[in-house]
C1' cells in the first nucleotide's frame, strides 16, 4: 500500500400507504365595482386576458398536485453521507442581463455516530420537517492513567502462606484524541 470487518434510534435511494397541502390553486356560475391585469422580483423586449366587463371581492357547485413530513417493504453502503463557501451549466421558473428559488457538476473546508433542549438565521403553506449556530446526554473506538479481580515471571524470605516488583489480560471508573480514525489478515 492492499484486502475483509465493526459502530447502531447508523447513512443514502427507490417504491407503497396515510395525513398535511386544503376545500387552497384552478374551473364553473350569480352578483357588486369599472380599467386595468397577468407570465417569480428589478429594467428590458416580447405574449396572453380585458368595457363582448378582465383583475379584485362576495357567495354558490365541482375540485388537485409538487415540494416537505411519517410508515412499510426493498436496494446500495459504513466520509455511508450531511454542510459551508465561491465556481460551472446552449439547465429549469417566457427574452437579455441583474437577483433570487430550484436541479445537476466538479472543487473546497468542517462534522466520529445518535439523541434532546435553546434563540436566532435560511428553506418552506407550516407552529411540521430539514438545515447552521449553541449547550447537553447517550454511544463506539483508540491512547494514557487509577481501583479491583486473575495468569506468568523475578527478588527476598520460609515449613509453607502472606508480602513486594515487573509483565499480560479482564471488570469498573478517569483524561484526552478524531473517520487522514478504529479491528484483523497481508
Nucleotide at each position: 500500500g492492499a484486502u475483509a470487518g465493526a459502530g447502531g434510534c447508523g447513512c443514502g435511494g427507490u417504491g407503497u400507504a396515510c395525513a398535511u397541502g386544503a376545500g387552497u390553486a384552478u374551473c364553473g356560475u350569480c352578483u357588486g365595482c369599472g380599467a386595468g391585469g397577468g407570465g417569480c422580483c428589478g429594467u428590458u423586449a416580447c405574449c396572453c386576458c380585458g368595457c363582448c366587463g378582465a383583475c379584485c371581492a362576495c357567495a354558490c357547485g365541482a375540485a388537485a398536485a409538487a415540494g416537505g413530513g411519517u410508515u412499510c417493504a426493498c436496494c446500495g453502503c459504513c466520509g455511508a453521507a450531511g454542510g459551508u463557501c465561491g465556481g460551472c451549466u446552449c439547465g429549469c421558473g417566457u427574452u437579455a442581463c441583474g437577483g433570487c428559488g430550484c436541479a445537476g457538476c466538479a472543487g473546497u473546508c468542517c462534522u466520529g455516530g445518535a439523541c434532546g433542549g435553546c434563540u436566532c438565521g435560511g428553506a418552506c403553506a407550516a407552529u411540521a420537517u430539514c438545515c447552521c449556530g449553541u449547550c447537553g446526554u447517550c454511544u463506539g473506538u483508540c491512547a494514557c492513567u487509577g481501583c479491583c479481580a486473575u495468569a506468568g515471571c523475578a527478588a527476598u524470605a520460609u515449613a509453607a502462606u502472606u508480602c513486594u516488583g515487573c509483565u499480560g489480560u479482564g471488570c469498573c471508573g478517569g483524561u484526552g484524541g478524531a473517520g487522514u480514525g478504529c479491528u484483523a489478515u497481508u

This is a predicted structure of a 186-nucleotide RNA (Lysine riboswitch aptamer) from uncultured Butyricicoccus sp.
Rfam family: Lysine riboswitch aptamer. Rfam's curators write: Riboswitches are metabolite binding domains within certain messenger RNAs that serve as precision sensors for their corresponding targets. Allosteric rearrangement of mRNA structure is mediated by ligand binding, and this results in modulation of gene expression. This family includes riboswitches that sense lysine in a number of genes involved in lysine metabolism, including lysC.
The organism belongs to Butyricicoccus, within Bacteria.